[in-house]
Context: one part of a larger RNA
RNA sequence: GGCACACGGUGGAUGCCUUGGCGGUAGGAGCCGAUGAAGGACGCGGCAGGCUGCGAAAAGCUCCGGGUAGUCGCCGAACAGACGCAAAUCCGGAGAUGUCCGAAUGGGGAAACCCGGCACGGGUAAAGCCGUGUCAUCCACGCCUGAACACAUAGGGCGUGGAAGGCAAGUGGGUGAACUGAAACAUCUAAGUAACCCGAGGAAAAGAAAGCAACCGCGAUUCCCUGAGUAGCGGCGAGCGAAACGGGAUCAGCCUAAACCCGGUGGGUGUGAUAGCCCGCAGGUGUUGCUCACCGGGGGUUGUAGGAGCCACCAGGCGUCUCUGCGGAGGCGCCAGGGAGUUACAAAACAGGUCGUUAGCCGAACCGGGAUGGAAAGCCCGGCCACAGAAGGUAACGGCCCUGUAGGCGAAAACGUCCUGUCUCCCGGUGGAAUUCCUGAGUACGGCGGGACACGUGAAACCCCGUCGGAAGCUACGAGGACCACCUCGUAAGGCUAAAUACUACCUACCGACCGAUAGUGAACUAGUACCGUGAGGGAAAGGUGAAAAGCACCCCGGGAGGGGAGUGAAAUAGUACCUGAAACCGUGUGCUU
Numbered sequence: 001g002g003c004a005c006a007c008g009g010u011g012g013a014u015g016c017c018u019u020g021g022c023g024g025u026a027g028g029a030g031c032c033g034a035u036g037a038a039g040g041a042c043g044c045g046g047c048a049g050g051c052u053g054c055g056a057a058a059a060g061c062u063c064c065g066g067g068u069a070g071u072c073g074c075c076g077a078a079c080a081g082a083c084g085c086a087a088a089u090c091c092g093g094a095g096a097u098g099u100c101c102g103a104a105u106g107g108g109g110a111a112a113c114c115c116g117g118c119a120c121g122g123g124u125a126a127a128g129c130c131g132u133g134u135c136a137u138c139c140a141c142g143c144c145u146g147a148a149c150a151c152a153u154a155g156g157g158c159g160u161g162g163a164a165g166g167c168a169a170g171u172g173g174g175u176g177a178a179c180u181g182a183a184a185c186a187u188c189u190a191a192g193u194a195a196c197c198c199g200a201g202g203a204a205a206a207g208a209a210a211g212c213a214a215c216c217g218c219g220a221u222u223c224c225c226u227g228a229g230u231a232g233c234g235g236c237g238a239g240c241g242a243a244a245c246g247g248g249a250u251c252a253g254c255c256u257a258a259a260c261c262c263g264g265u266g267g268g269u270g271u272g273a274u275a276g277c278c279c280g281c282a283g284g285u286g287u288u289g290c291u292c293a294c295c296g297g298g299g300g301u302u303g304u305a306g307g308a309g310c311c312a313c314c315a316g317g318c319g320u321c322u323c324u325g326c327g328g329a330g331g332c333g334c335c336a337g338g339g340a341g342u343u344a345c346a347a348a349a350c351a352g353g354u355c356g357u358u359a360g361c362c363g364a365a366c367c368g369g370g371a372u373g374g375a376a377a378g379c380c381c382g383g384c385c386a387c388a389g390a391a392g393g394u395a396a397c398g399g400c401c402c403u404g405u406a407g408g409c410g411a412a413a414a415c416g417u418c419c420u421g422u423c424u425c426c427c428g429g430u431g432g433a434a435u436u437c438c439u440g441a442g443u444a445c446g447g448c449g450g451g452a453c454a455c456g457u458g459a460a461a462c463c464c465c466g467u468c469g470g471a472a473g474c475u476a477c478g479a480g481g482a483c484c485a486c487c488u489c490g491u492a493a494g495g496c497u498a499a500a501u502a503c504u505a506c507c508u509a510c511c512g513a514c515c516g517a518u519a520g521u522g523a524a525c526u527a528g529u530a531c532c533g534u535g536a537g538g539g540a541a542a543g544g545u546g547a548a549a550a551g552c553a554c555c556c557c558g559g560g561a562g563g564g565g566a567g568u569g570a571a572a573u574a575g576u577a578c579c580u581g582a583a584a585c586c587g588u589g590u591g592c593u594u
Stems, first nucleotide, its partner, number of pairs: 001593009015579001016544002020515002022512007029504002031166002039101003042055003046079001049075003061095006070083003106115003116135007137163009171199005181188001185235001211218002222249004232240002253496003256440001260298010275288001276285002278328006303474001305439004310432005316335007337427005349422005355416004360409003366382001368381003383400002385389001391403003445469007455481001476491005531538002551578001554565004
């Protein structure tokens, strides 16, 4: 020196564990913000570093309710001092306070800082100073004022209301790649994807046929299944890829523009009667007329065309009005009757009730016996409950020890659902004749250039945009995949609309042939922390004594660290460098061997 064995050190694998993750199911909730958000800075504790909570009223204040004998949050004990059955701490509801920054909004600014105006109050002899409130911008509406320039307009001022900023995914719109695939590459693909921007909502979007269909018919939209990898498109390459029908989910339909009538404002015209004032007669009035534009009210809303206007018939009662009287006719209001309603079709509030959410409460059956053990819940013996034998905890494995579970009960306050009432809104109908009027125009459509449709210009319809042209008006117009005819279907150029659908930052309950500390989130622990970077940004490591601290009083060695006794404990080779404690690596002892 090697090998073997034994015993150690080091190290932290492995096993076991789980406070944390991952994925999902069901339900809820789905916005917050100038009444100052999201997110922060700085503070607040007797002593106070971090976390949590809170805001100069600062680990908290008030009220209401629940609930209980203890409490002054966690890491993390102790000390000091307090509070509490006159109900604290704690839990829930509603309030108060809420520094500074931040859309940040009096002005400025290198965020958490600096400097102001005005009003009121405090203070001072007076000022400096302090407190409270207020003072940004834009938009809409209303009112006042008001130039050049007479009216007017611009401008200015005031008042009221609104906006702004944040937000995981989903959503509508705008802008819009490349890698890649085509075994290269340019049309094409990737893909209208990613990314960026704008908007809105709990969903968004779409939506009540100028639709499909096929000679039969259907009857808004959305979503699923199917049709179907079909019909098609395609350097007919790579690839892209429908629709109708059918079956389901859910169901809901409406309001305007116009014709016509009435009223108002303004412009034009009309000056005297053969205009008008509902009709007839008589009187009266004196521009009230006619027409154009705008505004408001009524009316009206569809394709088997519909509506206006005209005519006829039928329509409860009362009041009132239409210049006056008589007769008629009509309008309006109230009552009665009927219908409807707050998600569209008009719109707001209150009360009561039901159910639910935000605290909670009740809840069966052995403090059974014995042996082992540190400890019984495991074993042996005996008993009991069960609408409860889910689960967790308790010194090993507990239906009957604790928390619970099945089942049942509960709210002063706030919120939500539904119902009822108050309340609010609406109510002429039928028929006829005729074709007088209306039914969304720089629109439809065409040429050219594009886009989008599964459809790459193709025979290319339908839809959208730019540009240049530019209709018809119901005997009308559009569509049925060039186009024409016939036929059929529909009625564009205005608008609103719940549900079925998408998603999950957030809350609750539950689940897993998901992980178990190099795994599972980056993060089980002071984690987006420490640390790195000028910055955008990058980004860790780090869990486990024991049933209980019972965390080793006291003695000895040592300056201490540490150790030896003693003691605790079932165990101390469980001693906080703590469960188990592998290997590499380092030793000690013994044997063999060189």

A computed fold for a 594-nucleotide part of an RNA from an Actinomycetota bacterium, annotated as large-subunit ribosomal RNA, domain I. Its Rfam family is "Bacterial large subunit ribosomal RNA". Rfam links the family to the GO terms structural constituent of ribosome and ribosome. The coordinates come from a structure-prediction model, not an experiment, and the mean pLDDT is 84. NCBI's taxonomy places the organism under Bacteria, Bacillati, Actinomycetota.